[in-house]
RNA sequence: AAAUGAUAAAGGCAAAUUCAUUGAAAAAUGAGGACGCAAAGCUACAGGGGCUAAGAUCAAUUGAUUAUGCCAGCCAGUUACCGAU
Numbered sequence: 001a002a003a004u005g006a007u008a009a010a011g012g013c014a015a016a017u018u019c020a021u022u023g024a025a026a027a028a029u030g031a032g033g034a035c036g037c038a039a040a041g042c043u044a045c046a047g048g049g050g051c052u053a054a055g056a057u058c059a060a061u062u063g064a065u066u067a068u069g070c071c072a073g074c075c076a077g078u079u080a081c082c083g084a085u
Base pairs, nucleotide, nucleotide: 003085004083005082012037013036017032018031019030020029021028022027035073041078042077043076047075048074049071050070051069055066056065057064058063059062
């Protein structure tokens, strides 16, 4: 330096769900809570993918389309701890 991921050490994150707050919603934040995670750290117009549809447009009273709203715990990009091998 590259690969690799141990029933190692030191630590870290926190799904579902509950309560509170924000929001049109998706979802986010805080406090509980652990399903899991070796990048579950960071990056969301300027890679792909997914969710929502307030507003707008079209049709006509409830439908369609649409991100300027979101998701990094979908892939991806990028940086990084430890050392059995």
Predicted 3D model of an 85-nucleotide RNA (c-di-GMP-I riboswitch aptamer) from Neobacillus kokaensis.
Rfam family: c-di-GMP-I riboswitch aptamer. Gene Ontology term of the family: cyclic-di-GMP binding.
The sequence was found by an Rfam model in a public genome assembly.
NCBI's taxonomy places the organism under Bacteria, Bacillati, Bacilli, Bacillaceae, Neobacillus.
Its mean pLDDT, the model's own confidence on a scale to 100, is 84.